[in-house]
The RNA shown here (TPP riboswitch aptamer (THI element)) has 101 nucleotides and comes from Corynebacterium variabile. Model confidence (mean pLDDT): 76 of 100. Lineage of the source: Bacteria > Actinomycetota > Actinomycetes > Mycobacteriales > Corynebacterium. The sequence is in RNAcentral, with records from Ribocentre. Its Rfam family is "TPP riboswitch aptamer (THI element)". About the family: Vitamin B(1) in its active form thiamin pyrophosphate (TPP) is an essential coenzyme that is synthesised by coupling of pyrimidine and thiazole moieties in bacteria. The previously detected thiamin-regulatory element, thi box was extended, resulting in a new, highly conserved RNA secondary structure, the THI element, which is widely distributed in eubacteria and also occurs in some archaea. Analysis of operon structures identified a large number of new candidate thiamin-regulated genes, mostly transporters, in various prokaryotic organisms.
RNA sequence: GUCGGUGACACGGGGUGCCCGGGAGAAGGCCCGGGCUGAGAUGAGACCCGUCGAACCUGAUCGAGUUCACACUCGCGGAGGAAUUGUCAUGGCAGACUCUG
Numbered sequence: 001g002u003c004g005g006u007g008a009c010a011c012g013g014g015g016u017g018c019c020c021g022g023g024a025g026a027a028g029g030c031c032c033g034g035g036c037u038g039a040g041a042u043g044a045g046a047c048c049c050g051u052c053g054a055a056c057c058u059g060a061u062c063g064a065g066u067u068c069a070c071a072c073u074c075g076c077g078g079a080g081g082a083a084u085u086g087u088c089a090u091g092g093c094a095g096a097c098u099c100u101g
Base pairs, nucleotide, nucleotide: 001097002096003095004093005090006089007088008087009086010085011050012049013048014047017036018035019034020033021032022031023030056081057080058079062075063074064073065072
């Protein structure tokens, strides 16, 4: 010095489960309150992610262990998809490469 890092803003992508009690209901499902995991469980004007992409979706009402259930661990599996990011600031801050003394 270049790339990169970090932060802010703009733009784009994404999810919303399980348990218990109560209410009304023929039931599916809905409403209210409490609890669990999680960044987030519709207080969102929040949170997470943007190709170097396990954010998230599909397979999947998936298989094994475990749990009341969700969650969790392993598998499926780097298998198929998935948002073209941009601008500004910072100034060695992760890191890499290169130049000069």